A computed fold for a 105-nucleotide RNA from Pseudorhodobacter antarcticus, annotated as Glycine riboswitch aptamer.
[in-house]
C1' cells in the first nucleotide's frame, strides 16, 4: 500500500399498518342558564377501548452438531412483550466516505 472480516462515526436511499372510536383538559361559536356544536393538541395534554403492521430491540423453532436424559445453533420465517399505524422522529437492510482492531499478501 492492497484485499478481507468485525465494530464505531457520518451522508444518502429505506416498507407496512385506523390523522379509528369515546371520555377529560384547552380554544372558538350559540344560549338568560342548563347545555349544544366545531376545532385543536405549545411536534403530537391525560386516559379508556377496538382493529391493524413488522424492518429498532426482544422471544421461538428446522436441518445440522455434540458428552445424544438433554444441550448448542438461523433468519428478512414465526410471535407481537416492546415499538409503530397523517407529517416529523424512528427504521432492519443496501450503498458512499472515514476511524479502530484482527487476518493475509
Nucleotide at each position: 500500500c492492497c484485499a478481507u472480516c468485525a465494530g464505531g462515526a457520518u451522508c444518502g436511499g429505506g416498507a407496512g399498518a385506523a390523522u379509528c372510536c369515546g371520555g377529560u383538559c384547552g380554544g372558538g361559536g350559540c344560549g338568560c342558564a342548563a347545555g349544544c356544536c366545531c376545532u385543536u393538541g405549545u411536534u403530537u395534554u391525560c386516559u379508556g377501548g377496538u382493529g391493524c403492521c413488522g424492518a429498532a430491540g426482544g422471544a421461538g423453532c428446522a436441518a445440522c452438531c455434540g458428552c445424544c436424559c438433554c444441550g448448542g445453533u438461523a433468519a428478512a420465517c414465526u410471535c407481537u412483550c416492546a415499538g409503530g399505524c397523517a407529517a416529523a422522529a424512528g427504521g432492519a437492510c443496501c450503498g458512499g466516505u472515514u476511524c479502530u482492531g484482527g487476518u493475509g499478501g

The model forms 91% of the base pairs in the Rfam consensus. The prediction has a mean pLDDT of 78. The source organism's lineage runs through Bacteria, Pseudomonadati, Alphaproteobacteria, Paracoccaceae and Pseudorhodobacter. It matches the Rfam family "Glycine riboswitch aptamer". The family has 44 seed sequences and 9,425 matches in Rfam 15.1. RNAcentral holds the sequence, with entries from Rfam and Ribocentre.